Large-subunit ribosomal RNA, domain I from a soil metagenome, 508 nucleotides, folded computationally. The coordinates come from a structure-prediction model, not an experiment, and the mean pLDDT is 82.
Context: one part of a larger RNA
RNA sequence: UGCAUGUGGUGGAUGCCUUGGCGAUGACAGGCGAGGAAGGACGUGGCAGCCUGCGAUAAGCCUCGGGGAGCUGGCAAACGAGCAUUGAUCCGGGGAUGUCCGAAUGGGGAAACCCACUCCGCAAGGGGUAUCCGUUCCUGAAUUCAUAGGGGACGAGAGGCGAACCUGCCGAACUGAAACAUCUCAGUAGGCAGAGGAAAGUAAAUCAACCGAGAUUCCGAAAGUAGUGGCGAGCGAAAUCGGAGCAGCCUGUGCGAUGUAGUCUGUGCUCUAGCAAAGCGGUCUGGAAAGGCCGGCCAGAGAGGGUGAUAGCCCCGUAUGCGAAAGGGUGCAGGUGGAACUAGGCGCACGAGAAGUAGGGCGGGACACGUGAAAUCCUGUCCGAAGAUGGGGGGACCAUCCUCCAAGGCUAAAUACUUGUCAUCGACCGAUAGUGAACCAGUACCGUGAGGGAAAGGCGAAAAGAACCCCGGGAGGGGAGUGAAACAGAUCCUGAAACCGCAUGCAU
Numbered sequence: 001u002g003c004a005u006g007u008g009g010u011g012g013a014u015g016c017c018u019u020g021g022c023g024a025u026g027a028c029a030g031g032c033g034a035g036g037a038a039g040g041a042c043g044u045g046g047c048a049g050c051c052u053g054c055g056a057u058a059a060g061c062c063u064c065g066g067g068g069a070g071c072u073g074g075c076a077a078a079c080g081a082g083c084a085u086u087g088a089u090c091c092g093g094g095g096a097u098g099u100c101c102g103a104a105u106g107g108g109g110a111a112a113c114c115c116a117c118u119c120c121g122c123a124a125g126g127g128g129u130a131u132c133c134g135u136u137c138c139u140g141a142a143u144u145c146a147u148a149g150g151g152g153a154c155g156a157g158a159g160g161c162g163a164a165c166c167u168g169c170c171g172a173a174c175u176g177a178a179a180c181a182u183c184u185c186a187g188u189a190g191g192c193a194g195a196g197g198a199a200a201g202u203a204a205a206u207c208a209a210c211c212g213a214g215a216u217u218c219c220g221a222a223a224g225u226a227g228u229g230g231c232g233a234g235c236g237a238a239a240u241c242g243g244a245g246c247a248g249c250c251u252g253u254g255c256g257a258u259g260u261a262g263u264c265u266g267u268g269c270u271c272u273a274g275c276a277a278a279g280c281g282g283u284c285u286g287g288a289a290a291g292g293c294c295g296g297c298c299a300g301a302g303a304g305g306g307u308g309a310u311a312g313c314c315c316c317g318u319a320u321g322c323g324a325a326a327g328g329g330u331g332c333a334g335g336u337g338g339a340a341c342u343a344g345g346c347g348c349a350c351g352a353g354a355a356g357u358a359g360g361g362c363g364g365g366a367c368a369c370g371u372g373a374a375a376u377c378c379u380g381u382c383c384g385a386a387g388a389u390g391g392g393g394g395g396a397c398c399a400u401c402c403u404c405c406a407a408g409g410c411u412a413a414a415u416a417c418u419u420g421u422c423a424u425c426g427a428c429c430g431a432u433a434g435u436g437a438a439c440c441a442g443u444a445c446c447g448u449g450a451g452g453g454a455a456a457g458g459c460g461a462a463a464a465g466a467a468c469c470c471c472g473g474g475a476g477g478g479g480a481g482u483g484a485a486a487c488a489g490a491u492c493c494u495g496a497a498a499c500c501g502c503a504u505g506c507a508u
Base pairs, nucleotide, nucleotide: 001507002506003505004504005503006502007501008500009499015493016458017457020429021428022426023425024424025423026422027421028420029418030417031161032160039101040100041099042055043054044053046079049075050074051073061095062094063093064092065091066090070083071082072081106115107114108113116129117128118127119126120125131158132157133155134154135153136152137151138150139149165196166194167193168192169191170190176183180230206213207212217244218243219242220241221240227235228234248410249409250408252350253349254348255347256346262336263335264334265333266332267331268330269329270328271327272326274322275321276320280295281294282293283292284291296313297312298302304316305315306314359383360382361381362380363379364378365377366376369395390405391404392403393402394401445452446451465492468479469478470477471476
């Protein structure tokens, strides 16, 4: 030095576990905000670093309910001081307080800071003062009246935030066409504006075909059809049929009646706290019984979880039943109210019933339809009707025929989505997996910045976390002790391999 056997170290694979994820189903909710949001800064505890909670009334204050014995949140014990059957801690409803920044709104500003005016008050302290819009009043130019402008008051008016869904406006390129320009990708991504719990659309100047249907939306078929297309790549309907779901209406003036909305009271249901079955005895193994054996009980509950191994009867729950002072949702009844900021009630009378519009020329866009024979819809520009004896459409155009009534408006459901809440589930993951994040993670760290972005779980049933002694400066170790186990000793379950020792044998 090599090989072998044994025994260790290192290391953290594997097994087992799960507080965290992922996916789904059902129901709810679908908003919050000048009454100051979302999100933060700084404070706040007897001692207080971080998290959580809260706001100078600061891990809290008041009140109404629930609950019933301990409590003063977590990491995280100890000490100290207290509270509590005169009902605390805790849970739920309502209320109060709520520094500073932030739409941030008195002015400024390098967010959490600086600097004002005014009113009330002895003071401490408190209120008001942004902009736009609406209503209203005052004032008031060029310019007489007026208007513009200026100023005040009033307004739960607007502003900002929010995961996706929705509508409108603006709107790419890579790519495909095996190159590329029309075309495609695609009205997609992205940007902007706005709204709602849905949005949009919606009650035929629609289709159809000489028969008829009868608003819209969504799904299945029609159909990858008819078409369109450097007739390339591609794009791609409709009628009609079957389903889901169905709902129709309004207008100006006057008069009239009332069972509308709203609002108040009562009441039912429901959500936001909760309450309730039955096991003990003996015995065996064991550290421990929930396991084995013997006897018992409950069950509308033998879903599930926990407890020192595998528990219907120990604990939490579960089935079923019960429960609300307060607040929310929803229904019913009664009162009030008298058609309103609401889509919209009824009756009668009178009235109105849509013009720079329809259409045309030129240029574009949308329609499955790329200008085409191109109807239809929208309109930048220039023209420009008729008036129900009228007008539009039926894919150039004309006639016949059929059908509808534009140029005003509203409308539930079927449909889309899930930041969030509750419940349940999984031939989903099990710590290099599953979210980036099971752990104080969008953290540490990196970057001027936009932005990028980790690693890191497990002693034991219980800390019983090793008193005391010895070696050592300590670290660490040896005894002792705890424990079922300490080769479970705290970077602690299991403890693979690489890698590194020690002992022995053999070989060189």